[in-house]
This record gives sequence, structure tokens and C1' cells, in this order.
RNA sequence: AACGUGCUCCGGGGUCAGUGAGAUUCUGAACCGGCGGUGACAGUCCGCGAACCGAGGAGAGCUGCUCGCAGCACUCCGCGGUUGAUCCGGUGGAAUUCCGGAACCGACGGUGAUGACGUGGUCGACGACCGCGUCUAGUCCGGAUGAGAGGCGCACGGG
Repeated sequence: AACGUGCUCCGGGGUCAGUGAGAUUCUGAACCGGCGGUGACAGUCCGCGAACCGAGGAGAGCUGCUCGCAGCACUCCGCGGUUGAUCCGGUGGAAUUCCGGAACCGACGGUGAUGACGUGGUCGACGACCGCGUCUAGUCCGGAUGAGAGGCGCACGGG
């Protein structure tokens, strides 16, 4: 030195305009991209995290009661599952990671239409107007001053 144990800290980004009574959700253009790995640099390759679902173990609490069980919710631990998207050309020993070009994706809950679909009514009709229902945000609000994959460092041991 490797390595082990403990501790502190760090650890997610992104909008304008137009229309309109009303939209950062529509239209147009723009902007953003966690962590580890990968013969060469990754939102789109491999894996992880977060989010969601499921059952299990431990702890302690409340309620009911046939005193042995059942139900409820909380904390911690790990396990399983769900989980979006890229191609072409060039260079090169090697690149879906670089260069050039053209694409695509973005959890959950909330928020609404000026859009779409369905439906009812009024007006003589074209069509216009009114009501009801459903759907619709990567950038808005929220869980989150949270959590976390991991990272820098310090201390002790080690040698």
C1' cells in the first nucleotide's frame, strides 16, 4: 500500500413565446439527463438507486376476546417482482460511449382544458351555443430541508 472497522461531509437537472376569460399541461420553438461498470468518454449497452407491488423476520404498541388467538397501524432488516428510450456513417487496435447526421425516452399523486372522444339539449338548417362524462405535464405543485446508488476525506488497526 491492499484490506478491515468507525466517523464527518458531499450526493438531480430543465422555459419562453403564441392563442385565450383562464394553460409553464394545448400550439410552436427550446431546455434537462442520478450512480457504478464497460479495450475510448453512455439519458437509450449491462447493472444499481428512487418510486410502486408482494410475502417474510425482529421489536414494541393499541383494540377485541372464547386467555389463546385475531385485527390495526408504526420502526428496522434483508428478499422477490414491476420499472422508458438509438440507429446510420466516419475515425480507430478497440467506441450503440468520441465526431457527423437523424431519432427516441422520461415513475407515482395532484392540478384542465382553449384539445380529443362520447353524450344530452336549444335554434328551421349549414352550423353556432350550453351542459355532463372520460383522457391528457420530463421542465408546475407534492411526498422531498426526505431517501439513496455511490463519492471525497479523516481516525484507528494493518503492514